This is a predicted structure of a 114-nucleotide RNA (SAM riboswitch aptamer (S box leader)) from a soil metagenome. RNAcentral holds the sequence, with entries from MGnify.
[in-house]
RNA sequence: UUAUCCAGAGUGGCGGAGGGAUUGGCCCGCUGAUGCCACAGCAACCGGCUCGCGGGGUCCUUGACCCGGCAAAGGCCAGGUGCUAAUUCCAACCUCCCGAGGGAGGGAAGAUGA
Numbered sequence: 001u002u003a004u005c006c007a008g009a010g011u012g013g014c015g016g017a018g019g020g021a022u023u024g025g026c027c028c029g030c031u032g033a034u035g036c037c038a039c040a041g042c043a044a045c046c047g048g049c050u051c052g053c054g055g056g057g058u059c060c061u062u063g064a065c066c067c068g069g070c071a072a073a074g075g076c077c078a079g080g081u082g083c084u085a086a087u088u089c090c091a092a093c094c095u096c097c098c099g100a101g102g103g104a105g106g107g108a109a110g111a112u113g114a
Base pairs, nucleotide, nucleotide: 001114002113003112004111005110010039011038012037013036014035018028019027020026022092023091024090025089040084041083042082045080046079047077048076049075050074052070053069055067056066057065058064059063088109093106094105095104096103097102098101
C1' cells in the first nucleotide's frame, strides 16, 4: 500500500490472577480464565496440482509427441502464515432515518495475509 474481518474450528498438560488492544459498556475467570506447550481441528491469504487457453518444434502429418508460456471463475491438496468464547463482543468519529432510544451507511483504530 492493498484484500478480508455477521462463516468455521478444542481437548490434555503446565501455571495461578486477572483477561477480552485503548476508553466506556457488557462479558469471561479459582468449577482455574488470559498465557505457554503438545496434539487435534478450522479456513484457504500465499503456495502446489488440475480443468482450460494460446505459442513454438518434431514426425510420411490435420493427429500424435516434445518444449516452454498464460491461467479469470471452478475443483483438489494442505507446504508457509493465520485462527479455534461472544460479529473485530458492542459502541467510540461523521452522515442519514425513525424519534429519545434504536436502525442504516461510511470512516477511524485494530487483527491477519500478500